Model confidence (mean pLDDT): 80 of 100. The RNA shown here (transfer RNA) has 72 nucleotides and comes from Sousa chinensis. It matches the Rfam family "tRNA". It is annotated as a transfer RNA.

RNA sequence: UCCCUGGUGGUCCAGUGGUAGGACUCAGCGCUUUCACUGCUGUGGCCCUGGGUUCAAUCCCUGGCUGGGGAA
Numbered sequence: 001u002c003c004c005u006g007g008u009g010g011u012c013c014a015g016u017g018g019u020a021g022g023a024c025u026c027a028g029c030g031c032u033u034u035c036a037c038u039g040c041u042g043u044g045g046c047c048c049u050g051g052g053u054u055c056a057a058u059c060c061c062u063g064g065c066u067g068g069g070g071a072a
Stems, first nucleotide, its partner, number of pairs: 001071007010024004018055001026042005048064005
């Protein structure tokens, strides 16, 4: 310098052109003499960032930042 790939709640991951879901965590309630296990409910993310296409972008195109891998 170039190529590939990732960036989504506190953590780890799904997801699809039509305002995003799960597990764990956390809070509350139930069960239990209590704890643990377990059940229910809730909080919490405008999806790394700028621009473009589109009626509509987390998703498509492009620049940047950043993690990983590779070629010289």